[in-house]
């Protein structure tokens, strides 16, 4: 990098409802789920490129509305 599967980005309630995803349909669409679908970091397996070896760091986001946690001010 591309798909997989794993961790992590503090937590919960409640509403909307794009993409995805399941049903229905010749299509068109509809209904029903659905606010980690992003970004690091591992692992495996593929592409493309290299082939000398050896190390440092762990961030910034995620809709609206309450509460909770955790930090810093004020009263």
């Nucleotide at each position: 990098u591309g798909c997989a599967c794993c961790g992590a980005g503090g937590g919960g309630c409640g509403c909307u409802g794009c993409a995805g995803c399941g049903a229905u349909g010749a299509a068109a669409a509809u209904c029903g789920u659905c606010a980690g679908g992003c970004u690091c970091g591992g692992u495996g397996u593929g592409a493309a490129g290299g082939c000398u070896u050896c190390g440092a760091g762990u961030a910034a986001c995620g809709g609206c509305g309450c509460c909770c946690a955790u930090u810093c001010a004020u009263u």

SAH (S-adenosyl-L-homocysteine) riboswitch aptamer from a Betaproteobacteria bacterium, 75 nucleotides, folded computationally. It matches the Rfam family "SAH (S-adenosyl-L-homocysteine) riboswitch aptamer". Gene Ontology terms of the family: S-adenosylhomocysteine metabolic process and regulation of gene expression.